The RNA shown here (c-di-GMP-I-GGC riboswitch aptamer) has 83 nucleotides and comes from uncultured Sulfurovum sp. Taxonomically the source falls in Sulfurovum (Bacteria, Pseudomonadati, Campylobacterota, Campylobacterales). The coordinates come from a structure-prediction model, not an experiment, and the mean pLDDT is 79.

[in-house]
RNA sequence: UUUGAAAAAGCCAAACCCAUCGUGAGGUGGGGACGGAAAGCUAUGGGACUCGGAUUUGUUUCGAGUUUGCCAGGUUACCUAUA
Numbered sequence: 001u002u003u004g005a006a007a008a009a010g011c012c013a014a015a016c017c018c019a020u021c022g023u024g025a026g027g028u029g030g031g032g033a034c035g036g037a038a039a040g041c042u043a044u045g046g047g048a049c050u051c052g053g054a055u056u057u058g059u060u061u062c063g064a065g066u067u068u069g070c071c072a073g074g075u076u077a078c079c080u081a082u083a
Stems, first nucleotide, its partner, number of pairs: 002081001004079001011036002016031006034069001040075003044072003047067008055058001
């Protein structure tokens, strides 16, 4: 520098349960592991979802949000293999 087949020293933690915050999507903490090679960070593009408004009532449009464990982009890094 490139790679992620196998592995896991170390790391994260789906569903579900409890507490708490939020109108909601969901967030946070604890328990718990389905999984993950960026399941680290970032709402930049697309997607999905929520709330409110408008409306010609079309799964249309506007606004405010949620999701990075939906995909991509940006950015940083462990291990492993290779040169």